[in-house]
Context: one part of a larger RNA
RNA sequence: GGCGUAUGGGGGAUGCCUUGGCUCUCGGAGGCGAUGAAGGACGUGAUAAGCUGCGAUAAGCCACGGGGAGGUGCAAAUAACCUUCGAUCCGUGGAUUUCCGAAUGGGGUAACCCAUCAGUAAUGAUAUGGUCAAAGACCAGGCCAACCCGGGGAACUGAAACAUCUAAGUACCCGGAGGAAAAGAAAAUAAUAAUGAUUCCGUAAGUAGUGGCGAGCGAACGCGGACCAGCCCAAACCGAUUAUGUUUCGGCAUAAUCGGGGUAGUAGGACUACGAUAUGGCACAAAGCAGAGAAGAAGAACAGAUUGGAAAGUCUGGCCGCAGAAAGUGACAGCCUUGUAUUCGAAUCGAAGCUGCAGCCUAGUAGUAUCCUGAGUAACCCGGAACACGUGGAAUUCUGGGCGAAUCAGCGGGGACCAUCCCGUAAGGCUAAAUACUCCCGAGAGACCGAUAGCGAACCAGUACUGUGAAGGAAAGGUGAAAAGAACCUCGAACAGAGGAGUGAAAUAGACCCUGAAACCAUACGCCUACAAGCGGUUGGAGCAGCGUAAGCUGUGACAGCGUGCCUUUUGCAUAAUGAACCUACGAGUUACUCUUACUGGCAAGGUUAAGAAUUUCAGAUUCGCAGCCGAAGCGAAAGCAAGUCCUCAAGCGGCGUUGAGUCAGUAGGAGUAGACGCGAAACCAAGUGAUCUACCCUUGGGCAGGUUGAAGGUUGGGUAACACCAACUGGAGGACCGAACCGGUAAGCGUUGAAAAGCUUUCGGAUGACCUGAGGGUAGGAGUGAAAGGCCAAUCAAACUUGGAGAUAGCUCGUACUCCCCGAAAUGCAUUUAGGUGCAGCCUCGGGCCGUAACACAGAGAGGUAGAGCGACUGAUAAGAUACGAGGGCUUCACCGCCUAUCAAGUCUUGAUAAACUCCGAAUACUCUGUGCGUAACCCCGGGAGUGAGGGCGCGGGUGCUAAGGUCCGCGUCCGAGAGAGGAACAACUCAGACCAUCAGCUAAGGUCCCGAAAUACAGGCUAAGUUGAAUAAACGAAGUAAGACAGCCGAGACAGCUAGGAUGUUGGCUUGGAAGCAGCCAUUCAUUUAAAGAGUGCGUAACAGCUCACUAGUCGAGCCGUCUUGCAUGGAUAAUAAUCGGGCAUAAGUCUGUUACCGAAGCUAUGGAUGUCGUAAGACAUGGUAGGGGAGCAUUCCAGCGGCGCAGAAGAUAUACCUUGAGGUAUGUUGGAGCUUCUGGAAAAGCAAAUGUAGGUAUAAGUAACGAUAAAGGGGGCGAGAAACCCCCUCGCCGCAAGACCAAGGAUUCCUGAUCAACGCUAAUCGGAUCAGGGUAAGUCGGGACCUAAGGCCAAGCCGAACGGCGUCGCCGAUGGAAGAAACGGUAAAGAUUCCGUUACCAAUAUAAAGAGCGAAGUAAGGACAGAGGAGUGACACAUCCGCCAACUGACGGAAUAGUUGGUUAAAGAGUGUAGAUAGACGGACCGCAGGCAAAUCCACGGACCGUGUCGAACUUGACAGUACCGCGCGUCUUCGGACAAGUGGAUAGUGAUGGUAAACAGACUCUCAAGAAAAAUUGCUAGUGUUAAUCUUUAUAUCGCCCGUACCGUAAACGGACACACGUGGUUGGGUAGAAUAUACCAAGGCGCUC
Repeated sequence: GGCGUAUGGGGGAUGCCUUGGCUCUCGGAGGCGAUGAAGGACGUGAUAAGCUGCGAUAAGCCACGGGGAGGUGCAAAUAACCUUCGAUCCGUGGAUUUCCGAAUGGGGUAACCCAUCAGUAAUGAUAUGGUCAAAGACCAGGCCAACCCGGGGAACUGAAACAUCUAAGUACCCGGAGGAAAAGAAAAUAAUAAUGAUUCCGUAAGUAGUGGCGAGCGAACGCGGACCAGCCCAAACCGAUUAUGUUUCGGCAUAAUCGGGGUAGUAGGACUACGAUAUGGCACAAAGCAGAGAAGAAGAACAGAUUGGAAAGUCUGGCCGCAGAAAGUGACAGCCUUGUAUUCGAAUCGAAGCUGCAGCCUAGUAGUAUCCUGAGUAACCCGGAACACGUGGAAUUCUGGGCGAAUCAGCGGGGACCAUCCCGUAAGGCUAAAUACUCCCGAGAGACCGAUAGCGAACCAGUACUGUGAAGGAAAGGUGAAAAGAACCUCGAACAGAGGAGUGAAAUAGACCCUGAAACCAUACGCCUACAAGCGGUUGGAGCAGCGUAAGCUGUGACAGCGUGCCUUUUGCAUAAUGAACCUACGAGUUACUCUUACUGGCAAGGUUAAGAAUUUCAGAUUCGCAGCCGAAGCGAAAGCAAGUCCUCAAGCGGCGUUGAGUCAGUAGGAGUAGACGCGAAACCAAGUGAUCUACCCUUGGGCAGGUUGAAGGUUGGGUAACACCAACUGGAGGACCGAACCGGUAAGCGUUGAAAAGCUUUCGGAUGACCUGAGGGUAGGAGUGAAAGGCCAAUCAAACUUGGAGAUAGCUCGUACUCCCCGAAAUGCAUUUAGGUGCAGCCUCGGGCCGUAACACAGAGAGGUAGAGCGACUGAUAAGAUACGAGGGCUUCACCGCCUAUCAAGUCUUGAUAAACUCCGAAUACUCUGUGCGUAACCCCGGGAGUGAGGGCGCGGGUGCUAAGGUCCGCGUCCGAGAGAGGAACAACUCAGACCAUCAGCUAAGGUCCCGAAAUACAGGCUAAGUUGAAUAAACGAAGUAAGACAGCCGAGACAGCUAGGAUGUUGGCUUGGAAGCAGCCAUUCAUUUAAAGAGUGCGUAACAGCUCACUAGUCGAGCCGUCUUGCAUGGAUAAUAAUCGGGCAUAAGUCUGUUACCGAAGCUAUGGAUGUCGUAAGACAUGGUAGGGGAGCAUUCCAGCGGCGCAGAAGAUAUACCUUGAGGUAUGUUGGAGCUUCUGGAAAAGCAAAUGUAGGUAUAAGUAACGAUAAAGGGGGCGAGAAACCCCCUCGCCGCAAGACCAAGGAUUCCUGAUCAACGCUAAUCGGAUCAGGGUAAGUCGGGACCUAAGGCCAAGCCGAACGGCGUCGCCGAUGGAAGAAACGGUAAAGAUUCCGUUACCAAUAUAAAGAGCGAAGUAAGGACAGAGGAGUGACACAUCCGCCAACUGACGGAAUAGUUGGUUAAAGAGUGUAGAUAGACGGACCGCAGGCAAAUCCACGGACCGUGUCGAACUUGACAGUACCGCGCGUCUUCGGACAAGUGGAUAGUGAUGGUAAACAGACUCUCAAGAAAAAUUGCUAGUGUUAAUCUUUAUAUCGCCCGUACCGUAAACGGACACACGUGGUUGGGUAGAAUAUACCAAGGCGCUC
C1' cells in the first nucleotide's frame, strides 16, 4: 500500500412531520382620500437592539356589552405593579393620532428649513384649478390586483427566403369610468312565410366567404336557451318675461330665455269638434317595521385489568348519538379537553328587504284644409379605416378634403346597379337583468406540494447582498412527553474543550441537538504485497485466518489462462474524436381541443344529446332538454334527375354509384393547432434608467520652482532735404528654449492564477498654453459627443443598460432515466433555392383479408447482340513492301512531247494488325412464359406505426484517374454496418463459422502440432547455405552460386589449364608528319616469303625507336574439356528514424517443394438436462445474434377508492447477512430507529438517471505545494502574561523629511477616548488592534451653512404649441464653485471638544433709556459693487540665518581653558489710535450755474460750464501689554528597570523692543504693455414718489438687555475616501525649516513621523 470485517469522524441524503404555500368552491365586499389616504420617517416599555401594537393621552385613554381568574405582546429573567369594588382578553362606539407623503402658507437634497395675518395665549387661517354674479360655498387633485370603454400602437415570428399578408389591433404607453363597464328600444333582420331593443351561452360551422386564392383569416341568417323593460326631448301650436325695431301708442314684428303642449310609421302630432278625470306605473326623503352579520352561551355518553416512561393500544364489560366532522391530549379516543348536531344570545353598529308623505308620468272618438317631424346633414367624388370581406362586381358603417339635397305626393334599406314588391322612419338623448374580474373578508374543499418540493419568501424576505440607477435577489424548518437544558468533581490559562457524576424511556436525544445514507478521512484486527508492467476484472487455484461436531461456509489470493472503460457521434473509435473529478438530491414526449385508426362497451336503421332546467344526499348524481350532429343515396360544374346518374340530339360504350351498419362513450397508437420532449443563440421591437467613468459644451474658482533667449515699441546719438537707415541703452514679446510640481505615456524589462480586471522600474514628451484642474450644470441610444481612432457614452459599444413582447426562432449541437420476449431495416430511385432537411416510392413491423399465388429445383418454349471473334462484311482508324492515277519540285525544249525525283499520294496487290459510341458472326449467365415438384413457408391486397434517404471494405465486370490511391462513380455478389465465437501475433468487413441457457462430455472447419501454446522434435523423397527463409512488398540489370534438363563442339592421332621454348622476313608497307618504325591518323587486293608456328599486328610502352606481351606453334603432363539455352532454389542491386524484430525464443530445420498418416483446434455439429414460442389432437418437429424501428408481457415509485391486515411485545427509513425468481425485483432474520405502514382488486400520475462543458449542496485531488502584497532593517534589556520575533517601557540601529510632517474641503459615519475580552476578523502568533463588549466624548451672536444676493442651469403664474402623457416659456422663485456681510483674538484647560469651555481684551445687530443733531422715506431711480492676460519696479514685516549684548543651565579621560566654551531663551494677537515710508495727480473732494437723459418725479446721478481745494489708500509705528503668561530654577511626594518618568507646591519677574541680509503678504480695485477686450445681483450711499408736522423717523454717543437653527468627535496622498481586501493604484486646496545649490531639482539632516502584520 491492497482487499475484508468492526468501530468512529465527516456530511446531511432518506423516512416521518408541518406552522407555509398552490389550485378552486360558496357567500360577502367591490373601494380609500383635504374630517389629510395608500405608504413611510421618527418616537413610544422599569430595563428594550429587532418584530408587533400604539402616537407626546404613544404595547395605550373613555363608555357600553360579553366574559370570569388570573394578568403586564413575541420573550426568558428580575424588579415594581393591576385584579371578584371584575383585571388581562373579545366586540361595538368614541378620544388622542408627532413629521413626511396628493401635501395644499413659501422653499426643499421626503420625513427638514423659513414665514405672514388674527389673537394675551392656547390656537386658527393663508396652495392650485373648476362651478356659481359674488362675500363665500361646494367640488376636484392622490392611491389601488384584475375586469371595462376609448386615444396611440410595435417587432421577433409564420409564410420553410420575402415585400401584400401573418403575428395583432396582441405587447406596451396614455386618458376615463364603474361595481361592473360597454351596447340598447329598428331609417333592423328577412323573403312572399315571418320575426320584433341589447347582452351572454349552445348550435349553425371550420360552413358561406376572404386570401401573393399562399400561409392563413373566418362570419351571418336561422334554431335551442339565460335574462327580460321600456322611455324622454327638439319642432309645430299656446303663453310669460326681457331687449330691439316700428307705431295711428291700441299694438305689431324680431331675438333670447322660460312655462304649457308633444314624440310616431297601419305614420304621428299640432289644429277643429266631441268626450273623460279613470286606470296603471316610476322613483323615493324622514320615520317605522323587520333583520343576516359584527362578542358569545348551553351542548349527550367509560370504567377496570394488562404491556409500557406514558394508553387513546390489547382484553373484559358498558354507554351516548338530530352529536361516529375535526383537532388536541406522553402511542391509534364517539363517551378526557376543545369542539360537532341542535338550540339560544346584543347596551351598540348594521347591508340587502318591507311600509312609506310630498312629487312625477300615463288614456279616447271623429275630421284632414293648413302647419311640424333633428342640414353644411344624407348622398356623391378623392384619400383612408372598420366590417370574416386584402378594392374587388363591394353593398353597409366611420370620416381628413371637396361638393351638396329632399321635406310625408318625402326619405332610407333589402351585398354593384335598375324595376316591382317588402321592411323601416337617419342626421337628439336615457335605460335594470342575464355577462367579465378578484387586491380584499368569512366558511370550506383537493386521487395538489411536503423544506433542492410548494409562492422568491414555512425561519424577522422583497430581507442579507449586488448595482450610480432603472433593477436584480438568495441561503436558512425538526432536542424532549415535559427543560427535567447537565448541581457537583477532575484535567486545562480558560465562560474553549474533554472525562466523571446526575436528569430522562432514550444523551450515539446535549443544544452544531429526530432518523443520520453516500462521497471523503481515520483507527484496530485477518489475509496479501519489496524481479514486479497491471481498463485491475473474470476463470482456475495452493497457502493462511475465522466459524462449524461434521459436511462445509466466509475472508484473503501466491501462481496461471483470457481480457484495449462508459456514453455520444460515425462507413468506422481503446482511440491520441465528444462528455463526465467523486457522491447525494433534482433533471426532459405532458395537457387541452379537433381529426383519424384499432380495441372494449351501450343501443342499433338508427345512434346521440349541447347550452340550459328541475330534483337532490349539492364541485357529485338522476331526470328532463331532440336545437343540432353523424348515418340511412347517389351522380352531375350546375339546373336537375334518382338505384341510378353523367357524357350525347339519341342509343351504345365508358366513368362514378347501387349489393354488407352505424352511432355514442372509454382506452390505446398517430396527426393538426397550441412553447408541445428538455436545455441552448447571435439578434428584433416597446417602455424606461444612466454624462458620480468618459466625449464635448456652459458658469464660477484655483495652479504652473528656478534658469535662459531678448521681438515690436521707446530713448539718446549718428544719418537724411524729409523719410529711410545705423549704433548704444531701454524694453520684455513668444501655441519661444532648458527643466521640477502638474499633465502625459516613447522604448525596454518585470508583472500575466498580478501588489494592480492596465500597474511597477528605468527612460521619454508637454510644461504661459489649442495648458492642467476643482465644484455646479447641459447634451441619451439609430440618439448624443467626437482636433475622427468607429473613438467615448459607468471595468459593456459597427448601436449602452434594465424590464417586458418571451418559453422569439434554431432544417443546428447536446441530452433523453426500469426489465424480459417476438420480428427486424436503410444509407436506394424521382423531385426539391435541394444536397447533413423534406415529400412520394422502396426496404421493416402490427392487425385484417385472400388461399396453393412467392422463392428455389427440373423440364420445355422464347426474345436478345454482351464476352469472344472478325473486318477482300460495312463504318472509322492503321504498319511495311510492290505498283501506281494524280499533284508538287527540278531539268530540257521555239512549241508540243519528254526525262528525273530519298516530296505527297487515290486505287490495286502481298504481309501484318484495330474499335465503348464498327459487326458477316456470336456464347455462358441473366430475363420472360408454361408445366411439375417442394413449401407449419412465402407472395399478394387493405389499414395503423415507423426508421432510413452520410454508408463502407472485399471479389468480379467497367468508367474516371497515371490500367495511382485505404481515390472516385456505376453494375453483380458478399460481409461489416446491426455479428459474438475460432484462425490470422495484434487488426469492422480476409479465412472458417451465424451465440436460447447449462455441462471439468464427444467429433470436426479454417489453421496448426520444438518451447512460449492444445496437438508429430511424424514418415518418405528432393532443394536451399543465403538465418535466404520461417504468412505477406521489392525491380531493371549484374554474377564460373548451386541442382536438374536440352543442344552444339574439342579430345589417347593427347583435348582443357599450368610450365618450358618460339613468336621471324620483304618492312621503318604506302601516305601524312618535326617524327609515325605492328600499335596518333588515313589508305588497302592487309600482300608476299621462311616456317612446327608467327597479324603489314591483341594490349602495355617510347619524342620516335627500343622493350614486355598476345594471337599462333612445338615440347611436357595424361582424361575429360569448352560453349549456348531452359528450369528450381539461392546471390548483388537493398537507404529512415528506441533496442526491434520471423509474434518471441530460436531453428540448418522447427526453412522450402512433393506425398502420406495421426492428432489438436470454434459459442460449428453431436450428446445430456432445462426455458420460452409457433405448429400439431397427440407424439413430436421447428425456432430463439441483433442497431434504427414496430409489436407483446411485466417489475418498481407516489397518491386515491373498496374489502382487509400489520404496528411501542416496535411502523417507515438506515444497515448487514441469507434465501427465492429468466429479469426488472421480492422475502426473511439480526442491529439501528422510535410512529406510522400496507397486501389484494381496480383507478390516477410531477412515475425509474451515469452522461446534457446539466442545476444545487457536500467532499476530494493537485498539497501540506504556490503564496503571506514594495529589499526603509533591525539588535539587545526589562515588563504584563498560560503563552512574546511582532504588545508596553528603555537603549542602540535604520528610513522619510515639497514628506512617509502639519492644516482644510469632499467622502466615510463613531473608526475618537477609557475599561474589559481574544471565538471570528488581522494573509502567521497576539497579552495587541481601525476586531468584540460596555461606558464616555462633538458646547459658537463673531468659524462654515441658513434666516442676504445672484451665474450657468432648473422649476415655472402669463402666454404659445401638441393624438394623450406632455413640450417650450416671460415675470418670479430655486440654485455656489462667486459677491456681500454686522462682527474675535491671545492665553489656559480635559482620557477624548475648543477662534465653541474658562480667563482677559474686543467687535456686530436688535431692543430700551438718555443726550445731541437732523424731517423721514420705496420693491422706483442713480452711483457703487464691477472684474482679462502678461510683465517689471518700489516700500517692506513674521519666520529664518549671521553677528553683538543680556539671562539661565551645563562643562571633558586624552586635555591645557572657567574673564573660556556649549546649549536654550531673549516672545506677543485681534482691536483701538495715528496716518509715517510709499502709491495716486488725465486722481479725488467742496460749493455754484445750466440741463432736452435716467419709462412718473427728483434738490440725486449723468452731461455742459466756470471757481476753490488736497484729498484718498496705506505696511510700518503707538497702544493693547505688568498677558504675573511663556521660559528657567527648587521641589512635598508617587512609581521606577535606578537610567529616569510624573508631579502638588514654590521661587525668579530678571533678559534687546539690537544690527545686517532677505523676501512673502499687504499697499493693490496700483503701474506699464498687449489684443482675443475680459459675470450678475444684493449689500452700501444719495434722490424723489409718498408720508408726517397731535408727530414720526433717522444719525451719532453712552448705558443696559438680548443674540435663533444646523455642522463641529475621528480619518483625510489614507489600514477609516474611490478601487470586492488593512490592495505597490487614484484623490482638490493651504503650509512646508537648515547646509550645499539658480531652485519646491538633488544629497544629507531638523521638527515631526515611521521600520511598511510573518
About this RNA:
This is a predicted structure of a 1654-nucleotide part of an RNA (large-subunit ribosomal RNA, half A) from a Bacteroidales bacterium. Model confidence (mean pLDDT): 80 of 100. Rfam family: Bacterial large subunit ribosomal RNA. Gene Ontology terms of the family: ribosome and structural constituent of ribosome. The source organism's lineage runs through Bacteria, Pseudomonadati, Bacteroidota, Bacteroidia and Bacteroidales.